[in-house]
RNA sequence: CUAGCAGGUCACCUUAUCGCUGCGUUUUGAACUUAGUUCACAACGGAGAGGAAAGUCCGGACACCAUAGUGCAGUAUAGCGGGUAACACCCGUCAUCCGUUUAAGCGGAGCGGACAAGUGCAACAGAAAGCAAGUACAGUUCGGCUGUAGUGAAAUCAGGUAAACUCUAUACGGUGAAACGUCAUGUAAACCAAUGUUUGAGGGCUGCACGCUCAAAUUGGAGGGUAGACGGUUAGAGCUUUUAGGCAACUAAAGGCCUAGAUAAAUGAUAAGGCUUAGACAGAAUCCGGCUUAUGACCUGCUUUUUUC
Numbered sequence: 001c002u003a004g005c006a007g008g009u010c011a012c013c014u015u016a017u018c019g020c021u022g023c024g025u026u027u028u029g030a031a032c033u034u035a036g037u038u039c040a041c042a043a044c045g046g047a048g049a050g051g052a053a054a055g056u057c058c059g060g061a062c063a064c065c066a067u068a069g070u071g072c073a074g075u076a077u078a079g080c081g082g083g084u085a086a087c088a089c090c091c092g093u094c095a096u097c098c099g100u101u102u103a104a105g106c107g108g109a110g111c112g113g114a115c116a117a118g119u120g121c122a123a124c125a126g127a128a129a130g131c132a133a134g135u136a137c138a139g140u141u142c143g144g145c146u147g148u149a150g151u152g153a154a155a156u157c158a159g160g161u162a163a164a165c166u167c168u169a170u171a172c173g174g175u176g177a178a179a180c181g182u183c184a185u186g187u188a189a190a191c192c193a194a195u196g197u198u199u200g201a202g203g204g205c206u207g208c209a210c211g212c213u214c215a216a217a218u219u220g221g222a223g224g225g226u227a228g229a230c231g232g233u234u235a236g237a238g239c240u241u242u243u244a245g246g247c248a249a250c251u252a253a254a255g256g257c258c259u260a261g262a263u264a265a266a267u268g269a270u271a272a273g274g275c276u277u278a279g280a281c282a283g284a285a286u287c288c289g290g291c292u293u294a295u296g297a298c299c300u301g302c303u304u305u306u307u308u309c
Stems, first nucleotide, its partner, number of pairs: 003303008012274007020048002023045004028040005050281001054292002057290005062176004069210005074172005079093005094112001096109005113167002118165002120161002135149005180231004191221005202214004238257008
């Protein structure tokens, strides 16, 4: 000093004023009512969008429905061991490959079961790219029987390839907070038609078939009423410090902390200054653990370019 690979940290800061949402405390007022609850205003105090909130790709928590399998199909995983609530995730190790190197070592990758169960694929060149033949030369037991040479990545029942089809082993209920539950209001639980009521329509068991199970209603038409409030909803497989065990992922114990909860959607605006290596990618909607993608700056490890000593 150039370029690349991998990993880690942060992702604007401070002050002032005003504003928004929710929680806690207090005063006042109103209503219900009987000393509590609800609503409104005000004051004070604390909190308020990410490392990916994105993708909806995996795995779960939770809620509801079901649980009866058998066969076929489909999807996913794939060395060995460990971690975790679980996983297609993470850690370690072996092998293979890439870079560097004499090598060891170091850094990195993800596609790691099986090619004698079978079927495929391999341009050009070459006589020929698979179950049979056969170019040139030589040997010969005269049989392409044996060998050498040409071409090619690969040439005598050979090897390569399975994120080629496939085979083997293992695993696999569905739906999704618009889930679901409670309360209130209102009505026409009424009318017509078809099918069905143990000769079981229809629903359920990943898809299909069989089987099993629930079941008296189901589907269509015309019409009537309503669509409001609350919960779920954020105290968690939570974060963090120390100690112990472990190569590590992580586990255990002790201590500390509480960090949005909107419901048509709040988390902001203005001014001044600071730092500067610079504010990029980008906004919560049930929650959590991962993976993938987008992205600015800095640091670390390895390799590399240039220059100097």
Model confidence (mean pLDDT): 76 of 100.
Predicted 3D model of a 309-nucleotide RNA (Bacterial RNase P class A) from uncultured Croceitalea sp.
Rfam family: Bacterial RNase P class A. By type it is a ribozyme.
The organism belongs to Croceitalea, within Bacteria.
The sequence was found by an Rfam model in a public genome assembly.